């Protein structure tokens, strides 16, 4: 530079749940906690999924089981760039 991830070091991240915090929700952040993971470290570009606040849709109204991201997910896939150790 590619290929793989048996083993082995040196280390890394943390699902679930708890509690604080922020969000309108899904979820985010912080902490405690470890199912897991060789990019479980970046980036919503693609399709999946998840919310539906703000708009539409019905409705005279009070609402409203429906439709829709500009919201969210990189621990759902795939694609982008990067990047330890070993291994051929």
């Nucleotide at each position: 530079c590619a290929u793989u991830g048996a083993a082995a070091a040196a280390g890394g991240c943390a699902a679930a749940c708890c509690a604080g915090u922020u969000g309108a929700a899904a979820g985010g952040c912080u902490g405690g906690g470890a199912c897991g993971c060789a990019a479980a470290a970046c980036c919503a570009c693609c399709g999946g999924u998840c919310u539906a606040a703000g708009g539409g849709g019905c409705g005279u109204u009070u609402g409203u089981a429906c439709c829709u991201a500009u919201g969210a997910u990189a621990g759902c896939g795939g694609g982008g760039a990067u990047g330890c150790c070993a291994u051929u």
Record summary:
The RNA shown here (c-di-GMP-I riboswitch aptamer) has 88 nucleotides and comes from Shewanella sp. SNU WT4. Model confidence (mean pLDDT): 88 of 100. The source organism's lineage runs through Bacteria, Pseudomonadati, Pseudomonadota, Gammaproteobacteria and Shewanella.